[in-house]
RNA sequence: CGAGCUGGCCGGGCAGUCGCUGCUGUCAUUUUCAUGACAGGGGAGGAAAGUCCGGGCUCCACAGGACAGAACGCCAGGUAACGCCUGGGGGGCGCAAGCCUACGGAAAGUGCCGCAGAGAGUAGACCGCCUAAGCUGUCAGGUUUCCUGAUAGCCGGUAAGGGUGAAAGGGUGCGGUAAGAGCGCACCGCGUGACUGGCAACAGUUCAUGGCAGGGUAAACCCCGUUCGGAGCAAGACCAAAUAGGAACUCGAUGGUGUGGUCCGCACUGAGUUCGGGUAGGUUGCUUGAGGUGUGUGGCGACAUGCACCCUAGAGGAAUGAUUGCCAGCCAUCUUUGAUGGUAUACAGAACCCGGCUUACAGGCCGGCUCGCAAC
RNA sequence: GGCGAGUUAGCAAAGCGGUUAUGCAGUGGACUGCAACUCCAUAUAGACCGGUUCGACUCCGGUACUCGCCUCCA
Repeated sequence: CGAGCUGGCCGGGCAGUCGCUGCUGUCAUUUUCAUGACAGGGGAGGAAAGUCCGGGCUCCACAGGACAGAACGCCAGGUAACGCCUGGGGGGCGCAAGCCUACGGAAAGUGCCGCAGAGAGUAGACCGCCUAAGCUGUCAGGUUUCCUGAUAGCCGGUAAGGGUGAAAGGGUGCGGUAAGAGCGCACCGCGUGACUGGCAACAGUUCAUGGCAGGGUAAACCCCGUUCGGAGCAAGACCAAAUAGGAACUCGAUGGUGUGGUCCGCACUGAGUUCGGGUAGGUUGCUUGAGGUGUGUGGCGACAUGCACCCUAGAGGAAUGAUUGCCAGCCAUCUUUGAUGGUAUACAGAACCCGGCUUACAGGCCGGCUCGCAAC
Repeated sequence: GGCGAGUUAGCAAAGCGGUUAUGCAGUGGACUGCAACUCCAUAUAGACCGGUUCGACUCCGGUACUCGCCUCCA
């Protein structure tokens, strides 16, 4: 210099004017509630999003038993918890830095494997290869009721080679054979058991042993292990206002309701649908929390912990906006150390609160590392 | 805001791990003097992106879009 990998952060800044919405203080009006004016100070995000997981909180019995169902699935750790995170192992990709990985069990059982193909599952024989054994025929020869050789076929053997397919089930070589085959042997691979290292997953040019078996699919049913009660702030609690406190139908005590998938259990004794009526106001839950910042200690790390400091939106048909100037940024053009013009800025907008994941994102900043080339 | 369901041709709608039915509509032809009806033939399909699998509309994950339900009193 070029090509690449990876961790973290920002995501307009300053100032002025006019608004919107909470809080605090003062004043005024009013019997109170409250209303108004003035002043001060606060007012979206890294994803507030998707609602995909996990928890807090609230109600149902402070949720008990059984079944069903769902989720997860290498090992160890972190955490309030998790399907998240960290570290490690196995596998895959890359020269490397590094990246990806739903990664238990197919020898418990069941199902499926279309087309093609001989055969797709206690595998199989189409072409091919073989004629050693058995049978039939033809030809030739001989020492002629028989024997030998050649050849064709039947019955067979085989899984080397061809062919089908995503997949045909150890590989290579030598021996062996009629031809072949783990049939035998050597090496490689694989299984099993010890030993060694490691908390473990797992690993090993360690030893012994088995000729090698049962192909794939569990994001098919299933088996094994672990975890899970349901609903959600429109949960729930309180105050106020108002009335036609009603009608019809259905079910009804081995029932029904209590937000439970089912049954048991527990509590209660009517429940559901439709029509009709009334009110559509306020308070609370509501923001101090597994909180943030700095620093020390322990740990490879996720994280834990001591000390100090800080309080940082709380709306409710729903505020967080508009505009002006300067600067930075971006885009376009040109006379290109710059000038002019444009753009007021990517993705996006809190709704009970947290921890994650995933997805979207103009532009920019700071680190760590790998490979190649060149020079010293 | 919360919870749940869905997306297959122009419209409606079914089923399934192995070539996506069916009806209406469309196009061409036959019938007719011309049409309608009827008959024959025919084109057009899995929202998008990944993964599992030999093979995905179907199974799993993500994204986009659409629809439905949930407020007080008696």
Source information: Predicted 3D model of RNase P RNA and transfer RNA as a complex of 450 nucleotides. Rfam match: Bacterial RNase P class A. Rfam classes the family as a ribozyme.